[in-house]
Context: one part of a larger RNA
Molecule: small-subunit ribosomal RNA, central domain
Organism: uncultured organism
């Protein structure tokens, strides 16, 4: 540098902003840089290919003539790529009016359960298990009332639902705040798509300081179990797990399926707005419309499984990736952690 590929076979970055680059909508005009004709100078000779000739013939040698797809000078040309003025709305954005929702953040409140404390009743168990037993209990337990405090997490609603870029989002009310759909089509006039480097968020553990501890529950003690039992089972129990505030930067972080746009049978079900109809209306209905999640499914695509207007179908930009298997997501280096480690990433070897 090419060429195939990237759901399951190696191959989609976790996820979004977003500079640089890459690419880019309609019509008008003009530029002449690209391109495209044409033209000048140059590509040294040999060689190679073509014709012709000299050695009896080849090889080999001599002339000619093509070639040398390069660069380079003037010229014309105006599609189409740039470029530069101007227009202009469909793409993008704003505006105005509605709207649904566990979308964030902080405060506040509430009930159930659960544990602890203090008293009341009671009086022998009472917990666990396949079966026990460690454990708890006459200094009153197990149960059952009452009162107070403690921390976590919100049953029912609930859904195949919803909102979010993801990660993740669920008690009730207040405050602050982001995004989305619709409906007007009222403004702007291509402001746009994608993104190497970088920034931002990012479960779960797991670090640091300080709190905070109910239940759970690594480790860690004990009881079983077994041939043994560092294990499933039981009794207990520390970090943790909650809270603030700072790190870590990683998951089968998954739709194992980048984003973006734009085309190509349909049926069905659920969410949210809009229209229409009946008579204000509920409650309905509809060959009606927009978005948004699902199931089926023609064609098409696929090794199949399956996809299938949410494409894995046709097609375009852009960017990430892969290139038999182990060694290895590992060494070295380099860079980021406080540390665990993270991110880059090899080879000898062997098959």
């Nucleotide at each position: 540098c090419u060429g195939g590929g990237c759901u399951u076979a190696a191959a989609g970055c976790g996820u979004a902003c977003g500079c640089a680059g890459g690419c880019g909508g309609a019509c008008a005009u003009g530029c002449a840089g690209g391109c495209a004709g044409u033209u000048u100078g140059u590509g040294a000779a040999a060689g190679c290919c073509c014709c012709c000739g000299g050695c009896u013939c080849a090889a080999c040698c001599g002339g000619g003539g093509a070639a040398u797809u390069g660069c380079u000078u003037g010229c014309u040309g105006a599609a189409c790529c740039g470029c530069a003025u101007g227009u202009c709305u469909u793409g993008a954005g704003g505006c105005a009016g509605g709207u649904a929702g566990g979308g964030g953040c902080c405060a506040u409140c509430g009930g159930a359960a659960c544990g602890a404390u203090a008293g009341g009743u009671g009086g022998a168990g009472u917990g666990g298990u396949g079966a026990a037993a460690u454990g708890c209990g006459u200094u009153g337990a197990u149960a059952u009332c009452u009162a107070u405090c403690g921390g976590a997490a919100c049953a029912c609603c609930a859904a195949a639902g919803g909102u979010g870029a993801a990660a993740a989002c669920a008690g009730g009310u207040g405050g602050c705040u982001g995004g989305g759909c619709c409906u007007g089509u009222c403004c702007u006039g291509a402001c746009g798509c994608u993104c190497a480097u970088g920034u931002a968020c990012g479960a779960a553990a797991g670090c640091g300081u300080g709190g905070g501890g109910a239940g759970c529950g690594a480790a860690c003690g004990g009881g079983a179990u077994u041939a043994g039992a560092u294990a499933c089972c039981c009794c207990g129990g520390u970090a943790g797990u909650c809270c603030a505030c700072g790190c870590c930067g990683u998951a089968a972080a998954c739709g194992a399926u980048g984003u973006g746009c734009a085309c190509u049978a349909g049926a069905u079900c659920g969410a949210g707005g809009g229209g229409g109809u009946u008579u204000u209306g509920a409650c309905g209905c509809c060959g009606c419309u927009c978005u948004c999640g699902g199931u089926c499914g023609a064609a098409g695509c696929g090794a199949a499984a399956g996809u299938g207007u949410u494409a894995a179908g046709u097609g375009c930009a852009c960017c990430g990736c892969c290139u038999g298997g182990g060694g290895a997501g590992u060494a070295c280096g380099g860079u980021c952690g406080c540390a665990a480690g993270g991110c880059u990433a090899a080879a000898a070897c062997u098959c």